[in-house]
Molecule: transfer RNA
Organism: archaeon
């Protein structure tokens, strides 16, 4: 050079048009004498950046940038 996949909370990781699930991790707060354990409830995502398409894009197209595979 050329195909092909992925990119969402700190970390894994689902949603595949319709206002983004879940765990572990973080704070509090119950339980202990005190810890671990376990129970509750917060907080945490402009879903890699931009333009299109659509009443409405994480999800669909393009472009870009990162990561991985394969072929040369």
């Nucleotide at each position: 050079g050329g195909g092909c996949c992925c990119g969402u909370a700190g970390u894994c990781g689902a949603a595949u048009g319709g206002u983004a699930a879940g765990a572990c991790g973080u704070u509090u707060c119950c339980u202990u004498g005190a810890c671990a354990u376990g129970g509750a409830a917060a907080a945490g995502a402009u879903u890699c950046g931009g333009a299109g398409u659509u009443c409405g894009a994480u999800u669909c197209u393009c472009c870009g940038c990162g990561g991985g595979c394969c072929c040369a």